[in-house]
The RNA shown here (transfer RNA) has 76 nucleotides and comes from a soil metagenome. The coordinates come from a structure-prediction model, not an experiment, and the mean pLDDT is 82. Its Rfam family is "tRNA". It is annotated as a transfer RNA.

RNA sequence: AGGCGGAUAGCUCAGUUGGCAGAGCGCCCCCUUUACACGGGGGAGGUCGCAGGUUCAACCCCUGCUCCGCCUACCA
Numbered sequence: 001a002g003g004c005g006g007a008u009a010g011c012u013c014a015g016u017u018g019g020c021a022g023a024g025c026g027c028c029c030c031c032u033u034u035a036c037a038c039g040g041g042g043g044a045g046g047u048c049g050c051a052g053g054u055u056c057a058a059c060c061c062c063u064g065c066u067c068c069g070c071c072u073a074c075c076a
Base pairs, nucleotide, nucleotide: 001072002071003070004069005068006067007066010025011024012023013022019056027043028042029041030040031039049065050064051063052062053061
C1' cells in the first nucleotide's frame, strides 16, 4: 500500500427483501418464601463506530474516515 471480516443495551450477540430497534445474561420493582435461592410477572436502559449522500422512509444501499482482528505485497 491492497484485500477480507467485525463495531447494535452494562456483557454476549440477533436483526431476512429498506417500513415501530430486539433476545439471553445482568440491573430495579412486585408476587412466591420465616428468609435466601429457584420460579412467575412488570420495568428501566440505545447518537445502531463517526461524517456525508440516496430515499417519503436507512442498523440495512452508496462515499469517505476511525478503531479491532486476519491475509497479501513492499522497504531498510